RNAcentral holds the sequence, with entries from ENA. Transfer RNA from a Thermoproteota archaeon, 74 nucleotides, folded computationally. Its Rfam family is "tRNA". Rfam describes the family as follows. Transfer RNA (tRNA) molecules are approximately 80 nucleotides in length.

[in-house]
RNA sequence: GCCCGGGUAGCUCAGACUGGGAGAGCGCUCGGCUGCAGACCGAGCGGUCCCGGGUUCAAAUCCCGGCCCGGGCC
Repeated sequence: GCCCGGGUAGCUCAGACUGGGAGAGCGCUCGGCUGCAGACCGAGCGGUCCCGGGUUCAAAUCCCGGCCCGGGCC
């Protein structure tokens, strides 16, 4: 330098192919239960969807450029 995969909640990731509700588990907070705690149950909290631009009525999703991480080729 070229090619491929990835970047979404504090963490691990789904959602993208096929544009329209941003989600799960863990975590944290509060409550229930318990002598206390854990486990369990209920409720809640938590996001510039890596950045910029474009297309569109509408973009996490499509297109272009850039940054970062991993792998491959030379």